[in-house]
């Protein structure tokens, strides 16, 4: 200098263009003498950023910016 991958919740990570989710971690309640485990339940989200298509974008296409890889 070229390419190519990735970016969603507090943390690792799902999610064909049509509801944004589980798990763990938290908060509340069971349960136990009491702690853990187990169960039940809440609450957490500007999907990196800005445009663009589209009836409808996390997801498509452009251009940034971080990171991690391959070439030279």
């Nucleotide at each position: 200098c070229g390419g190519a991958a990735c970016a969603u919740a507090g943390c690792g990570c799902a999610a064909c263009g049509g509801c944004a989710g589980a798990g763990c971690a938290g908060g509340c309640g069971g349960c136990u003498u009491a702690u853990a485990u187990c169960c039940g339940u809440c609450a957490g989200g500007u999907u990196c950023a800005a445009g663009g298509u589209u009836c409808a974008a996390a997801u498509c296409c452009u251009u940034g910016u971080g990171u991690u890889c391959c070439g030279a």
Transfer RNA from a Clostridiales bacterium, 72 nucleotides, folded computationally. Taxonomically the source falls in Eubacteriales (Bacteria, Bacillati, Bacillota, Clostridia). Its Rfam family is "tRNA". The family's RNA type in Rfam is transfer RNA. Its mean pLDDT, the model's own confidence on a scale to 100, is 83. The sequence was found in a public genome assembly.